[in-house]
A computed fold for a 73-nucleotide RNA from Coriobacteriales bacterium OH1046, annotated as transfer RNA.
Taxonomically the source falls in Coriobacteriales (Bacteria, Bacillati, Actinomycetota, Coriobacteriia).
It was read from a public genome assembly.
It matches the Rfam family "tRNA".
Formats: sequence, structure tokens, C1' cells
RNA sequence: GCCCUCGUAGCUCAGGGGAUAGAGCACCGCUCUCCUAAAGCGGGUGUCGGCGGUUCGAAUCCGUCCGAGGGCA
Repeated sequence: GCCCUCGUAGCUCAGGGGAUAGAGCACCGCUCUCCUAAAGCGGGUGUCGGCGGUUCGAAUCCGUCCGAGGGCA
């Protein structure tokens, strides 16, 4: 330099055009306890990497840039 895959919650990842963006773990609040842990109840905490485009509608499709990983030279 060229090609491929990936970027969504604090972490690991689902979701691949339509309604309010989800799961597990973690975390926070309350109850209980002398205190902590455990247990019970409650809470998603997110400009879906940035910008632009297509569309009635974009996390999802297209272009470009940035970042991570891999392959070829």
C1' cells in the first nucleotide's frame, strides 16, 4: 500500500429498514442487619464511533473519515 471483519450500556454481546434499542454480568437506591455479606423489591445508567447521503422512516443500506483485529505484498 491493497483486501476482509468489527465499532451498540461500565464489561461481554444480541438486534441487519418500522412501534419505547435489549440480554447477561456489573452498578445504584430501598427493605432486612449492630455493621457487612446473602436474600427480597425497584432502577437501563445509551447523541448505536464521527460526518454526509438514500428513504415516508436508518443502530440497520451507501460513501468517506477515525479506531480495533486479521490476511496478502